[in-house]
RNA sequence: CGGGUUGGCCAGGCAAUCGCGUCGGGGCCUGCAAGGGCACCCGCCGAGGAAAGUCCGGGCUCCGCAGGGCAGGGUGGUGGGUAACGCCCACUCGGGGAAACCCGCAGGACAGUGCCACAGAAAACAGACCGCCGUCGGCCAUGCCGCACGGUAAGGGUGAAAAGGCGGUGUAAGAGACCACCAGCGCCCCGGGUGACCGGGGCGGCUAGGUAAACCCCACCCGGAGCAAGGCCAGACAGGACGCGACCGAGGGCUGCCCGCCCGAGCGUCCGGGUAGGCCGCUGGAGGGCGCCGGCAACGGCGUCCCGAGAUGGAUGAUUGCCGCGGCGGAUCCGGUAACGGAACCGCCGUACAAAACCCGGCUUAUCGGCCAGCCCGUCCC
Numbered sequence: 001c002g003g004g005u006u007g008g009c010c011a012g013g014c015a016a017u018c019g020c021g022u023c024g025g026g027g028c029c030u031g032c033a034a035g036g037g038c039a040c041c042c043g044c045c046g047a048g049g050a051a052a053g054u055c056c057g058g059g060c061u062c063c064g065c066a067g068g069g070c071a072g073g074g075u076g077g078u079g080g081g082u083a084a085c086g087c088c089c090a091c092u093c094g095g096g097g098a099a100a101c102c103c104g105c106a107g108g109a110c111a112g113u114g115c116c117a118c119a120g121a122a123a124a125c126a127g128a129c130c131g132c133c134g135u136c137g138g139c140c141a142u143g144c145c146g147c148a149c150g151g152u153a154a155g156g157g158u159g160a161a162a163a164g165g166c167g168g169u170g171u172a173a174g175a176g177a178c179c180a181c182c183a184g185c186g187c188c189c190c191g192g193g194u195g196a197c198c199g200g201g202g203c204g205g206c207u208a209g210g211u212a213a214a215c216c217c218c219a220c221c222c223g224g225a226g227c228a229a230g231g232c233c234a235g236a237c238a239g240g241a242c243g244c245g246a247c248c249g250a251g252g253g254c255u256g257c258c259c260g261c262c263c264g265a266g267c268g269u270c271c272g273g274g275u276a277g278g279c280c281g282c283u284g285g286a287g288g289g290c291g292c293c294g295g296c297a298a299c300g301g302c303g304u305c306c307c308g309a310g311a312u313g314g315a316u317g318a319u320u321g322c323c324g325c326g327g328c329g330g331a332u333c334c335g336g337u338a339a340c341g342g343a344a345c346c347g348c349c350g351u352a353c354a355a356a357a358c359c360c361g362g363c364u365u366a367u368c369g370g371c372c373a374g375c376c377c378g379u380c381c382c
Base pairs, nucleotide, nucleotide: 001378002377003376004375005374006373007372008371009370010369012323013322014321015320016319017318018317020046021045023043024042025041026040027038028037029036030035048353052364053363055362056361057360058359059358060226061225062224063223067259068258069257070256072222073221074220075219076218077091078090079089080088081087092106093104094103095102096101107217108216112215113214114211115210116209129156130155131152132151133150134149135148136146137145138144139143164182165181167179168178169177183207185204186203187202188201189200190199191198192197230280231279232278233277239271240270241269242268243267244266251263252262253261254260287306288305289304290303291302292301293300294299324351325350326349327348328347329346330345332343333342334341335340
């Protein structure tokens, strides 16, 4: 210098004019007052890295929680972090890459059940389509043939997968039938590690298909509903019909269900009528910046400084000018033989994705572009 890879950060700037919302101050109107109203003036502040999808986890709020049983949902290598998680960090194993690095829904298929499309003879207590071999039979007889009877999984073919691989012994041909080596499986021992697991050794019977994002089994975790939660204030109204029931008990609670227990005189459907205003919750919090310390890291501890939106038909915007950034084109200059590279100038185009609504931690998805750093590979120079 070029290419790759990983992580972090920014999300255009300034000015003028007009406009919007909360809050503070003032003005005006109303009211005896408390207070209320305004289309008025001034000032401060006023979206995000994802505010999004609402997919996980928590805080907060209300309801529930004597006991027993059965369902249901989630997670899934190990160790750690955290308020918690399906998130994050480190490691292990498997896969990809030359490497940095990346990816993994990564427990169990000898507990049981189910399924395995198409192709293929056969898809799980295997299987004879071709081939090979034997017997028998026929013929034009060292051979060929067969609607015959058997043997055979070594070879061919099908498939994602054909029931260990390879060499030999053996055989009519073959076969873990037997043997050596290798792979795999199970058990035991030694060493290392907190652990997943890794390294080494021995023995065994010779071989075991896949699928659990199929049921299922194992281990661990899980009450329900959500700010329209929930609470307070003010205000309005008119009842009627039918059904069930009052110990022969409707209905309700134990918020998935059952048992069991408890409460219990009202309950349900339809028609009609009324209201749909205000306040609290509401934003200072697992909060942010910087420094030091502990830790490989995620993260934690201590100190110090800072306060940064709270709308409720829902504000945070628009226009203009200058500048920045990116792309394309033009002419000029510089370097170079050239291809090309660089500099300043002019013109045009572009400058995203998207926008709080109780609050946090994540994940996922969208995003014009730009900056910085670590690591890997290649080339050149010293």
Background
Bacterial RNase P class A from Arthrobacter saudimassiliensis, 382 nucleotides, folded computationally. RNAcentral holds the sequence, with entries from ENA. Its Rfam family is "Bacterial RNase P class A". Rfam's curators write: Ribonuclease P (RNase P) is a ubiquitous endoribonuclease, found in archaea, bacteria and eukarya as well as chloroplasts and mitochondria. Its mean pLDDT, the model's own confidence on a scale to 100, is 77. Taxonomically the source falls in Arthrobacter (Bacteria, Actinomycetota, Micrococcales, Micrococcaceae).